[in-house]
RNA sequence: AGAGUUUGAUCCUGGCUCAGAACGAACGCUGGCGGCAGGCUUAACACAUGCAAGUUGAACGGGAUUUGUAUGGUGCUUGCACCAUGUAAUGAGAGUAGCGCACUGGUGAGUAACACGUGGGAACAUACCUUGAAGUGGGGGACAACAGUUGGAAACGACUGCUAAUACCGCAUAAUCCCUGAGGGGGAAAGAUUUAUCGCUUUAAGAUUGGCCCGCGGAAGAUUAGGUAGUUGGUGGGGUAAAGGCCUACCAAGCCGACGAUCUAUAGCUGGUCUGAGAGGACGAACAGCCACAUUGGAACUGAGACACGGUCCAGACUCCUACGGGAGGCAGCAGUGAGGAAUAUUGGGCAAUGGAGGAAACUCUGACCCAGCCAUGCCGCGUGAGUGAAGAAGGUUUUCGAAUUGUAAAGCUCUUUCGGAUGGGACGAUGAUGACGGUACCAUCUAAAGAAGCCCCGGCAAACUUCGUGCCAGCAGCCGCGGUAAUACGAAGGGGGCAAGCGUUGUUCGGAAUUACUGGGCGUAAAGGGUGUGUAGGCGGAUUUGUAAGAUAGUGGUGAAAUACCUGAGCUCAACUUAGGAAUUGCCAUUAUAACUAUAGAUCUGGAGUGACAGAGAGGAUAUUGGAAUACCCAGUGUAGAGGUGAAAUUCGUAGAUAUUGGGUAGAACACCAGUGGCGAAGGCGACUAUCUGGCUGUAUAUUGACGCUGAGGCUCGAAAGCAUGGGGAUCAAACAGGAUUAGAUACCCUGGUAGUCCAUGCUGUAAACGAUGAAUGCUAGUUGUCGGCAAAAGCCGGUGACGCAGUUAACGCGAUAAGCAUUCCGCCUGGGGAGUACGGUCGCAAGAUUAAAACUCAAAGGAAUUGACGGGGACCCGCACAAGCGGUGGAGCAUGUGGUUUAAUUCGAAGCAACGCGAAGAACCUUACCAGGCCUUGACAUGCCCUCUAUGAUUUCCAGAAAUGGAUUUCUUCACUUCGGGUGGGAGGAGCACAGGUGCUGCAUGGCUGUCGUCAGCUCGUGUCGUGAGAUGUUGGGUUAAGUCCCGCAACGAGCGCAACCCUCAUCAUUAGUUGCCAUCAGGUUAUGCUGGGCACUUUAAUGAAACUGCCGGUGAUAAACCGGAGGAAGGCGAGGACGACGUCAAGUCAUCAUGGCCCUUACGGCCUGGGCUACACACGUGCUACAAUGGUGGUGACAAUGGGAUGCAAUACAGUGAUGUGGAGCCAACCCCUAAAAACCAUCUCAGUUCGGAUUGUUCUCUGCAACUCGAGAACAUGAAGCUGGAAUCGCUAGUAAUCGCGGAUCAGAAUGCCGCGGUGAAUACGUUCCCGGGUCUUGUACACACCGCCCGUCAAACCAUGAAAGUGACCAACACCCGAAGUCCGAUUCGUCGGCCUAAGGUGGGGGGCAUGAUUGGGGUUAAGUCGUAACAAGGUAUCCGUAGCGGAAGCUGCGGAUG
Repeated sequence: AGAGUUUGAUCCUGGCUCAGAACGAACGCUGGCGGCAGGCUUAACACAUGCAAGUUGAACGGGAUUUGUAUGGUGCUUGCACCAUGUAAUGAGAGUAGCGCACUGGUGAGUAACACGUGGGAACAUACCUUGAAGUGGGGGACAACAGUUGGAAACGACUGCUAAUACCGCAUAAUCCCUGAGGGGGAAAGAUUUAUCGCUUUAAGAUUGGCCCGCGGAAGAUUAGGUAGUUGGUGGGGUAAAGGCCUACCAAGCCGACGAUCUAUAGCUGGUCUGAGAGGACGAACAGCCACAUUGGAACUGAGACACGGUCCAGACUCCUACGGGAGGCAGCAGUGAGGAAUAUUGGGCAAUGGAGGAAACUCUGACCCAGCCAUGCCGCGUGAGUGAAGAAGGUUUUCGAAUUGUAAAGCUCUUUCGGAUGGGACGAUGAUGACGGUACCAUCUAAAGAAGCCCCGGCAAACUUCGUGCCAGCAGCCGCGGUAAUACGAAGGGGGCAAGCGUUGUUCGGAAUUACUGGGCGUAAAGGGUGUGUAGGCGGAUUUGUAAGAUAGUGGUGAAAUACCUGAGCUCAACUUAGGAAUUGCCAUUAUAACUAUAGAUCUGGAGUGACAGAGAGGAUAUUGGAAUACCCAGUGUAGAGGUGAAAUUCGUAGAUAUUGGGUAGAACACCAGUGGCGAAGGCGACUAUCUGGCUGUAUAUUGACGCUGAGGCUCGAAAGCAUGGGGAUCAAACAGGAUUAGAUACCCUGGUAGUCCAUGCUGUAAACGAUGAAUGCUAGUUGUCGGCAAAAGCCGGUGACGCAGUUAACGCGAUAAGCAUUCCGCCUGGGGAGUACGGUCGCAAGAUUAAAACUCAAAGGAAUUGACGGGGACCCGCACAAGCGGUGGAGCAUGUGGUUUAAUUCGAAGCAACGCGAAGAACCUUACCAGGCCUUGACAUGCCCUCUAUGAUUUCCAGAAAUGGAUUUCUUCACUUCGGGUGGGAGGAGCACAGGUGCUGCAUGGCUGUCGUCAGCUCGUGUCGUGAGAUGUUGGGUUAAGUCCCGCAACGAGCGCAACCCUCAUCAUUAGUUGCCAUCAGGUUAUGCUGGGCACUUUAAUGAAACUGCCGGUGAUAAACCGGAGGAAGGCGAGGACGACGUCAAGUCAUCAUGGCCCUUACGGCCUGGGCUACACACGUGCUACAAUGGUGGUGACAAUGGGAUGCAAUACAGUGAUGUGGAGCCAACCCCUAAAAACCAUCUCAGUUCGGAUUGUUCUCUGCAACUCGAGAACAUGAAGCUGGAAUCGCUAGUAAUCGCGGAUCAGAAUGCCGCGGUGAAUACGUUCCCGGGUCUUGUACACACCGCCCGUCAAACCAUGAAAGUGACCAACACCCGAAGUCCGAUUCGUCGGCCUAAGGUGGGGGGCAUGAUUGGGGUUAAGUCGUAACAAGGUAUCCGUAGCGGAAGCUGCGGAUG
C1' cells in the first nucleotide's frame, strides 16, 4: 500500500467481497511446562447451607465458670478426694452506655437528567483529626439487666419489684457563641484511673468530606409541532444545614419552542479501551472517579452523615414455619445451588502483608485484602533434542519405466540435559516478634534422547501440485465460482505451504471505505438542480476614516485526579509484568497586551443597487370590437351514376338524384402567406386587425439617493395538456363505443361513423422528457463569424440570440465569456439495483389523485461513455448462372439406386439443411461381413519372452462321423545347421502355465492425420511511428480503376508478411533435335488390293527443348496517372482456354469403421473358427438417375470419319457351329507393331399420328456364361407377353462457347455382376436489356438494451411451489397519562389529663372513557424468488404503428387510443 467481481474487450460510476488489527468470547480438532493477567456479556430470575460488622470491663450494674489459698466438715491407707464458708485472681454469655454499622464489597434495573465531564459561583453543614481560647461547680429522678408472677406453638411479650453509669434531667456560671425591637434575652459539661494521662463541654480557625446554583459539552426520531396552571414572576407566611414555587395564601399572565419545546424509543456517565496516518468511528469488561439501586412500591426514625444492601414501619408478589390464632425471609457481599444460555471457576487457606472498625493497649473482627485451586480465555517465555551420517536403505507416492520424490529425513555413530522426574539444601516478602503462600521460588547432585506436535490450507485473490475415487451425484464455497468420465476447486493419499501448544470456524468492532467526503465526494448523459418566481427568518456582503475589543493573535497564572498511552531509566535470568522520572493531556477559566482582518458604534464616499429625464423594439398580459379564407350544415339551380375510401377492399353516401359545380344563408373554431437556431415573457407560454388599460426590457447623455445588495428554509404567487364541478356553446377533430377490413387471433395499426372532450365564463386540480435533462448572483479568463434591438460620421460600443474555436476542463461524449473553465456567496438534491416513489401515518383535494415517505425480503450486480464485431422488415456502392433473357431438365409414369419409416432372429455401422441421401461402397450369391441363429476353441487365427519335451519338418493317399469347423483312423515320399561331439547355441514342432495377444466395443465433445464448407470470396495480419487514459484507431479509409487490398493519385504514416497475380501442367502457332512399332512427298520394286518391300524423315505425328503476347504499337477518354474503349499486326489480345494450387479463420462440421492414438470397458468372451441366414424384407415417403411418352422419331438398310485407354490367371484375330447369348479352336501380342475395335449420331428407304412398327415394364418357356455353389440373390440370349406413360400441380435444378444439348467409346473395381463413378472424342446452339426484386458475398456508413452475437435479447397476465410484507370483522397481553372512588404506614396540623381521635398529602387497590405501540386473525392485495408450464410478442434495428413523459378512457395480458409535451 491494495486486490477480486458488471464487459467480447475498455475507461468511468457504483455496490458486494477479501487480505489487517482487536475481543470478558463461544464451537471443532489437538494439547508438554512456567510467569503475568482475566473469568455470568443471558434471568436487576429464584435461592438450601456456611461465612461477609463489630468492638470497648481503662463508661456501668453485675457475673456463670475455672484456678490458687485460708478455715471447718466428711470419707479415710495423714495424703489425697469431696462439700460449705471466706479471700485473691480469672472472666463465658446476656444487658445498659459509647463509637462504628452512611466505610468497604456488589450490580447497572432506572435515569436523556445539573446524572456525568469541564470550568466557575454563594446562601451552607462537616463525627473522628490538627491548632488556638475558655471551662469541667453543685444536684436529682429513672430504665434495662436481675428476681418473681404470667400470656403464647413460636416469634415475642405483659405486670410487679430492685439497681449502676461517660445513659437521662434540672440548677449555677460563661464567651471573640446565638437571637434581638439593640433596651435585653437565651445558653454547656462526665468521668475513668496504675497519678501520668485519656476523656467531656463551649468557641474560633484549619483540613477533609458533603449539600446547593450556573456557563459549556457529549445520542436518535418531525411519519412527535405546539407544550405548560405551581405553570412563569411578585408579596406575606412556612420549611431546610443552606439559595429557591421547595410548600402555602393572594396578585399579575406569564414561561418554553424549528438554535427543535413536548412526546416516543434507546442508554448509567467519565478517565479511558479497540481501531485508524490522522480527523474520526465503535465501545464503556477488568483498574480508577462520579451517579443510581439493594425482592416491588411508599414512608419516615436515629444520626455529624441515610430516607440506610446484611436497620425500622406499611402495602404488593413470592417462599418457608405454624398448634391456623399468628409469625419468619430478602446473595445486584464471598463461596455455592437451580433456572436461562453458545458460554464464564472452589460451599479452599490466612489475617503473615496492605488497608479498615473498635480499643490507652494487648488484642478482637475483617469472603476488603493477601494467597492457593479450576479453565490454553488472553499476553509473554521455554521445550519436544544437537552434530555427523548416501548403500541416496526399506516402505510409501509418482512415472515418459530411464527414474524422480519423501530425503540427511530415518537407521547407525558421537554429544548434551533446558523442561519433566528423583534426592539434598533453601530464601526475600518482616531491620525486633509474627509467613497463609510453602519445603514455594532458587541452588546443587543424579537420571535416560529418555515423557512432550498439532491444526489449517494448496483454482484466483493468496504462500503452496500430483495420483486415485466420484460423475451437475456426493459435496465445496468469503467473493468470483467448482462438480454433467481425464476435477491442481468435491473425498482420500503422497507431496508442499503457513502458523505452532496451539490451529481453524463463527460472532462483533474499527480499518481498507475518499462508500456521508471537516481533513476529503458529487448533481448535462452514471444516483442527484426544487416546474417558476416573490419574499420572511437565517447565511453572506462595496470604498475611506475614527473608536471599542465579542471573535482573533501573543504572553502569564490556575486547572486539566491517579492509572493508561509516549520517551528515558530501574526490578523480576529475558519478555509479558511491575516500577521511578519526564514530557504530553491538542480542553476550560482568569488576566495582560495588540488592533491588521471579521464584528460593533459613529462619520464620509460612489463604483454595487435604485429613482428621475429623453429615445426605442417587441406573438409580454387583460378586455372589447371587427375581418377574410377554409370546413360542416341548410335552401335553390345545373347535372347523372356513381361517389368515397384503401396496399387492395368493404362498411358508408347515392336514381327519394349523391359526388361535381353555381348562387344564397347559418354556425362555431382556428388565424395561411409574412415566419426567421427572429421577438417578448420568471416559468408555463404568447402569432389576423383595431382600440383601451397595463407589466417588464434596452440604449444614450446625465441629475439624484447613498450599500438601500445577493441568496433564500418555511410561507405566498403563477403554473402545458388531460381531468373534475356549475352554466353556456358545439363547426372541426376525436378517447370510449359501433361497423368494415387485415389477421392464426386483432379488444390494435388502416377505413366509415361517432359521444365525452376540444371553445367560453367561474371555481378546483398542481402534475409533464414542466429539458439546456445544466439553481440563482457576482468577478476573472484568446479569438473568428451570423443575426435581432439601440447608439454612432466611421472604427466600433452596449444589450440579447446562434455557430465554430484557444487555454482550461471532462470517464468519455462534449463544454468552452449564454462554461460543464478559474473563484466567492446562498439555496435545493444524491449515496448500489429491485422492493418503491410503493405501504402505513399526516397534510391538501369534490373525486381522480398530489405531497411527505419507509421496512422486511431479494440480487452481485444495476448503470454511463466510448471500442471491435455481429445483426437490422437502416442507407450508399460493387460482385456472382443471384435474378432477368434463353436452352434443357427434375417434380407426373415404369424401372435402377440411396435414404427415412416399418418389419425382422438379424435386416451391421457411419453420413443429416446448403456442406447426409448412385455418400464411405472403384462393384454384399459364399468370402467380403462388422449383423443374426446354431455348432465349436480358450496363451488363442497373429507377435514377443520365460519353462519342459522332441528334433526339424514339409508334402501326400484313402476311409469313417459330421452341415462344416473339427475329431478319429490310415498310405507314400522327405527330414536341421554350427559344434569343443558331453552337451550347448540358433532354428522348428508339440505340451503345461505365466506375462500377454485380440476387440469394426465406447468416447470425433480427450486427440493426431485427412477432409468438407463459407470460397478461388479478396480478404487476414505484423513491425516501427503517430493519435487515444484505454479497449483500440491509423496503415487497410478517401478519389479513380481492376477479376483481385489489381494498380495509380492523395493522405501521419512508412514498410513488410500470408492471400491475389505470376512461377507448374495440358491445349492452341512455330522452330530445333530425334525417326521406330509412326509417316510416305520424291526415287525404285511388287501386288487383285494395302507403306507391302527397298529407301527416306519432307509432311502428319510422337516427345524433349525452345520461341511467341508485353496494353509492346497507333488513336480516343481520363488528372499529363492507373486504367478503359477502338484499331493494326498476329496462330492466339487484353487473365488466350482449362487444370493443379484454397490466406487468417468459422461450423466442439465429418471421420476412434482407412490408419494412428489417450482414457474407459470385455478376457472360456464384447476375442477366434465354421455352416446357414441377413445386409437384397415392403403398406408407404423423399433424394439422385436411366428409359420413355415419339416423325428433329421408330424400324430396316448402306457402311464414312474419332479420341482416351486396357491386355499374361490376360486381350484374342482369321476360320467354323449356333437365330443369339456363346461355343470350338487358336494366328498374333508383355504392345505407336497384335488384340479389345464395330464408333454412334450422319446418309437412304419405309412407317403417317395411333397407346401405334411409340414405349418397353411385367410374366412364361428354353438357353448361354462366370463360379465349390446363381433357391433366397447374378448378368446375358432367343421366342412369347406388351403394364404405366400422349411432355407432367405447387415448387425447383443445371448451363454464358467448343459451353448447354445430343451421340457413342474407354477404364477402374471385378471370377461374374453399372442406368453409378472417372475419362475420351463426334455433332453442336440460343440468350444476357439490365441490377428494381429473391439468394449469397465484399467495402463504407448508421442504429442497437445483441456478444452463445436476431435461431439474439426481452415484457406482462395466467398456472405451480416457497418467502417476507400491507389491509382486515376482531382477539390477546402490555405501556403511559387522565377522571372518579377507596386509602395503609408516615411526616405535618388540630383536638385530647391519659388511652387516643380527626384532617391534608400519599403507595397499593378499584371503576371508566379515550390514546399508544406489540402479537395474532378467516379472508384478501400487490411484491420477491424458483433449468426446461400456458397465452401472446410490448421494448431493443425505422423492432416491422419511432420511442418515451404527464393525463384520461378502454382491453386476457403485454398494451392500445385520445390530448399536450420531449428527442434520450
This is a predicted structure of a 1464-nucleotide RNA (small-subunit ribosomal RNA) from a wastewater metagenome.
Its mean pLDDT, the model's own confidence on a scale to 100, is 85.
Its Rfam family is "Bacterial small subunit ribosomal RNA". Rfam links the family to the GO terms ribosome and structural constituent of ribosome.
The sequence is in RNAcentral, with records from SILVA.